[in-house]
RNA sequence: GGGGGUAUAGUGUAGCGGCUAUCAUAGCGGGCUCCAGACCCGCCGACGGGGGUUCGAGUCCCUCUACCCCCA
Numbered sequence: 001g002g003g004g005g006u007a008u009a010g011u012g013u014a015g016c017g018g019c020u021a022u023c024a025u026a027g028c029g030g031g032c033u034c035c036a037g038a039c040c041c042g043c044c045g046a047c048g049g050g051g052g053u054u055c056g057a058g059u060c061c062c063u064c065u066a067c068c069c070c071c072a
Stems, first nucleotide, its partner, number of pairs: 001071007010025003018055001027043005048064005
């Protein structure tokens, strides 16, 4: 330099173009317990940036950024 892949809560992860964006873990509150842990209930928190297509985009297209792989 050329080609390809990935980007979603603190972390990991799901999401035929259409519901209030899934689950786990962490964190917080409560229950249980003499206390704590384990366990149970609840809460909190996210679509990498910018454009485009569409009635509607996490999802499709373009571009940028970061990381990974292949070729030179």
RNAcentral holds the sequence, with entries from ENA. The RNA shown here (transfer RNA) has 72 nucleotides and comes from a Methanobacteriota archaeon. The prediction has a mean pLDDT of 84. Taxonomically the source falls in Methanobacteriota (Archaea, Methanobacteriati). It matches the Rfam family "tRNA". Rfam classes the family as a transfer RNA.